[in-house]
RNA sequence: CGCUCAUCAAGAGCGGUGGAGGGACAGGCCCUGCGAAACCGCGGCAACCGACUCGAACGGUGCCAAUGCCUGAACGAUGAGUG
Numbered sequence: 001c002g003c004u005c006a007u008c009a010a011g012a013g014c015g016g017u018g019g020a021g022g023g024a025c026a027g028g029c030c031c032u033g034c035g036a037a038a039c040c041g042c043g044g045c046a047a048c049c050g051a052c053u054c055g056a057a058c059g060g061u062g063c064c065a066a067u068g069c070c071u072g073a074a075c076g077a078u079g080a081g082u083g
Base pairs, nucleotide, nucleotide: 001083002082003081004080005079006078007077008076013042014041015040016039017038021031022030023029025072026071027070028069043064044063045062048060049059050058052055068075
């Protein structure tokens, strides 16, 4: 990177650094100097995979504005498997 399967209306943020963007894309509509992205620390949510004492949350991911923010599509994201 391609393919397959599953899920995507629930849930969960503070601090430090930083200094203008962010919500994938298009059009909307929003968030943001009462501090965006990113990084770090700590905390939390969840239960896809693993392990085991088999029911909790130990390990590997993931996630923590808004229904995947809304609409659209030959769309995207995450996990597991596979080439």